Background:
Predicted 3D model of an 84-nucleotide RNA (Glycine riboswitch aptamer) from a Clostridia bacterium. The coordinates come from a structure-prediction model, not an experiment, and the mean pLDDT is 79. Taxonomically the source falls in Clostridia (Bacteria, Bacillati, Bacillota). It was read from a public genome assembly, where an Rfam model found it.

[in-house]
RNA sequence: CUCUGGAGAGUUCCCUUAAUUUAAGUUAAGGGGCACCAAAGGGGAAGGCAAGUUAUUGCCAAUCUCUCAGGUACCAGGACAGAG
Numbered sequence: 001c002u003c004u005g006g007a008g009a010g011u012u013c014c015c016u017u018a019a020u021u022u023a024a025g026u027u028a029a030g031g032g033g034c035a036c037c038a039a040a041g042g043g044g045a046a047g048g049c050a051a052g053u054u055a056u057u058g059c060c061a062a063u064c065u066c067u068c069a070g071g072u073a074c075c076a077g078g079a080c081a082g083a084g
Stems, first nucleotide, its partner, number of pairs: 001084005010034001012033009035072003041068001042066003047060005
């Protein structure tokens, strides 16, 4: 890199635009609010390794934590696992 499997949480409220419509309504997109999720990424840090003048310095960093980002019907994404 390719293939397969792969969880969680509102398909919530308001506004705007477009299409359709006699109108109400419906659909799609964008913006904002509150609620929530944790498994892209990111931060913190339990901890580990190395050096050492045993003070400290450097490196790695959890499916633990924070929710900046991301996500909360389907699609997509997706840590991680298996095969090539």